[in-house]
A computed fold for a 76-nucleotide RNA from an uncultured Alteromonadaceae bacterium, annotated as transfer RNA. Its Rfam family is "tRNA". Rfam's curators write: Transfer RNA (tRNA) molecules are approximately 80 nucleotides in length. The prediction has a mean pLDDT of 81. It was read from a public genome assembly.
RNA sequence: GCCGUUGUAGCUCAGUCGGAAGAGCGUUUGCCUCCUAAGCGAAAGGUCGCAGGUUCGAUCCCUGCCAGCGGCGCCA
Numbered sequence: 001g002c003c004g005u006u007g008u009a010g011c012u013c014a015g016u017c018g019g020a021a022g023a024g025c026g027u028u029u030g031c032c033u034c035c036u037a038a039g040c041g042a043a044a045g046g047u048c049g050c051a052g053g054u055u056c057g058a059u060c061c062c063u064g065c066c067a068g069c070g071g072c073g074c075c076a
Base pairs, nucleotide, nucleotide: 001072002071003070004069005068006067007066010025011024012023013022019056027043028042029041030040031039049065050064051063052062053061
């Protein structure tokens, strides 16, 4: 340098052949308990990597860029 792949909540990951996003753990909080843990419930938390484009509408399609991983290649 080329090709492929990954990027979604604090962490680990689902998801949608375009109609607008979820889980587990964690955090906060309520119930329960003499207290803690456990258990049961609730809440907060997201520019879906960044910038453009297509579209009535994009996390999803197209282009470029950034970062991680894998493969191939080049130089010496």